[in-house]
The prediction has a mean pLDDT of 82. This is a predicted structure of a 73-nucleotide RNA (transfer RNA) from a Deltaproteobacteria bacterium.
RNA sequence: GGGCCGUUAGCUCAGUUGGUAGAGCAUCUGACUCUUAAUCAGAGGGUCGCAGGUUCGAAGCCUGCACGGCCCA
Numbered sequence: 001g002g003g004c005c006g007u008u009a010g011c012u013c014a015g016u017u018g019g020u021a022g023a024g025c026a027u028c029u030g031a032c033u034c035u036u037a038a039u040c041a042g043a044g045g046g047u048c049g050c051a052g053g054u055u056c057g058a059a060g061c062c063u064g065c066a067c068g069g070c071c072c073a
C1' cells in the first nucleotide's frame, strides 16, 4: 500500500426483503426473608463509531474517514 470482517445500553451480543432498537448480565426500586444472599415483579439507561449521500422513511443501502482484528504485498 491492497483485500476482508467488526464498531448497537455500563459489559457480552441480537436485530439482513429499509418502516420510529431488543435480550442476558450489571445498576436502581419493590415483594419475600430476623438480616444478607437467592428467587420473583418492575424501572432507568442508546444522536446504532464519525461525516456526507440515496429514500416519504436508514442500525441495515452508497461514499469517505477513524479505531480494532485477520490475510496479501
Stems, first nucleotide, its partner, number of pairs: 001072007010025004019056001027043005049065005
The source organism's lineage runs through Bacteria, Pseudomonadati, Myxococcota and Myxococcia. The sequence was found in a public genome assembly. Rfam family: tRNA. Rfam classes the family as a transfer RNA.